[in-house]
Context: one part of a larger RNA
């Protein structure tokens, strides 16, 4: 000077306690470990691995296996010879790919060639998703959005260091005020940036209609830009006022006005380390290996296996419910190899046709929980949907391995789940749909946003778990 303690102060976190909802028990889905398997590619391992790389594995992907090819190679550069092309087409053959055969087919010239592309030929080379993240760039996670890490000078110590950065109060904050051998400053904090909540201006179409007009199926239309809205400006919130408390100080407590009140709510932003954390398989890369194969291509299969073990999720196990009818209300979003209205047509999945729409114009598109009315009456049931049969429908060269999807029919487990254990403090947890990436198609229940219902409930407090500050 750290670190660490089953010392000691203090002080903070959905840490604990208070509440609500789960997980673990039940099926199925989706990683992961084990087995096994020609292969079941590889990588990620406590918290910080397990719905993770994967925003999307039938063929491709795809790195693995098996078999069948190919060697200057699938890709780039240069070099010698040939030949005029490349592309493209027609057979042959094969699982396919390779291979074979045959048609067609340049420009420029100063006739020397030049360019361009094919073949052959030779060697430098290519090429490796092979090793090494314990040789490394860059990225990341984590502690932790915690409040901390430091320097210059001065000063104090022989020195290693140490003061500033402690102390007394205050804050979310090393945040501020105070005092002090210390005075300064940087990187973090906080502000600045976005998006939200309230004004008010400015624009008024494809957007909106308060009053008028025509229309009545529609703000269709004539007309207006007030409102909603959109999207540029502006404006507001600064403890600014008031009272009390405090050390007259920072600060804290009420109050007032106000869409908002003390950091409004959210988001981005992660400081000096830390884990030889991660990740050579995103890329780049240093050294090693490999070169007729560890490179490359093609068909198959394989990554989808299954006595079993964990994770994470989704449906449930019902009456605050299920099933029928017939009615209301979002936001945020995508569309041209696309979205697909209507129409006709099947019980459907979808099919035919087919109008608008590069979109405030037109589509996806029905919002669902909810309300209402009607049934069901506590049952393994009108709960529950696994699962297996048939029979389709869709995408695609091709659903057998190994896709969704629909009708019919079957109709498991499951009565609320042992010890343990996870989330949240408000428009948050519950729940309830709706949307996009990626993508022909889809194992999407995932994962990233959107609203709606919810003014849910509860927080005495800091003695205890569990983490993190500070002084000792």
């Nucleotide at each position: 000077u750290g670190a660490c303690g089953g010392g000691g102060a203090c002080c903070c976190g959905c840490a604990c306690a208070a509440g609500c909802g789960g997980u673990g028990g039940a099926g199925c889905a989706u990683g992961u470990g084990g087995u096994u398997u020609a292969a079941u590619u590889c990588g990620a391992a406590g918290c910080a691995a397990c719905g993770c790389g994967a925003a999307g594995a039938a063929c491709c992907u795809u790195a693995c296996c098996a078999a069948g090819u190919c060697u200057u190679g699938a890709c780039a550069u240069c070099c010698u010879c040939u030949u005029g092309a490349c592309c493209g087409g027609u057979c042959a053959g094969u699982a396919a790919u390779g291979u074979g055969a045959c048609c067609u087919u340049u420009u420029c010239u100063u006739c020397g060639g030049a360019a361009c592309a094919a073949g052959a030929g030779u060697g430098a080379c290519a090429g490796g998703u092979g090793g090494u993240g314990c040789a490394u760039g860059g990225u990341u996670g984590u502690c932790g959005u915690c409040a901390g890490c430091u320097c210059g000078u001065g000063u104090c110590g022989u020195g290693a260091g140490a003061u500033g950065u402690u102390g007394g109060g205050u804050u979310a904050a090393g945040u501020c005020c105070c005092g002090c051998a210390a005075c300064g400053a940087g990187c973090g904090c906080a502000a600045c940036c976005c998006c939200u909540a309230u004004u008010c201006u400015u624009a008024g179409u494809a957007g909106c209609c308060a009053g008028c007009a025509u229309a009545u199926a529609a703000g269709g239309u004539g007309g207006g830009c007030a409102c909603u809205c959109u999207a540029g400006g502006a404006a507001g919130a600064c403890u600014g006022c008031c009272a009390g408390g405090g050390a007259u100080a920072a600060c804290c407590u009420g109050g007032a006005g106000g869409a908002a009140g003390g950091u409004g709510g959210g988001g981005a932003u992660g400081a000096c380390g830390u884990c030889a954390a991660a990740u050579c398989a995103u890329c780049a890369u240093g050294c090693c290996c490999c070169u007729u194969a560890u490179g490359a291509c093609u068909u198959g299969g394989g990554c989808u296996a299954c006595a079993c073990a964990c994770g994470u999720g989704c449906u449930a196990c019902a009456a605050u419910g299920g099933c029928g009818u017939a009615a209301a209300c979002a936001a945020a979003g995508u569309g041209a190899a696309g979205c697909g209205a209507g129409a006709g047509u099947g019980u459907g999945a979808g099919c035919u046709u087919a109008a608008g729409c590069a979109a405030a114009u037109c589509a996806c598109a029905a919002a669902a929980a909810u309300a209402a009315c009607g049934u069901c009456u506590c049952a393994g049931u009108u709960c529950g949907g696994a699962u297996u049969g048939u029979a389709g429908u869709c995408u695609g060269c091709a659903a057998c391995u190994c896709g969704a999807c629909u009708a019919c029919a079957u109709g498991a487990a499951g009565c609320u789940g042992g010890a343990a254990u996870c989330g949240c403090u408000a428009g948050u947890a519950a729940u309830c749909g709706c949307g996009a990436a990626u993508c022909a198609g889809a194992a999407a229940u995932g994962u990233c946003g959107c609203g709606g219902u919810g003014a849910a409930a509860u927080a005495c407090g800091u003695u205890c778990c569990c983490g993190g500050g500070u002084c000792u």
The part of an RNA shown here (small-subunit ribosomal RNA, 3' major domain) has 472 nucleotides and comes from an uncultured bacterium.
The prediction has a mean pLDDT of 82.
RNAcentral holds the full RNA, with entries from ENA, Greengenes and SILVA.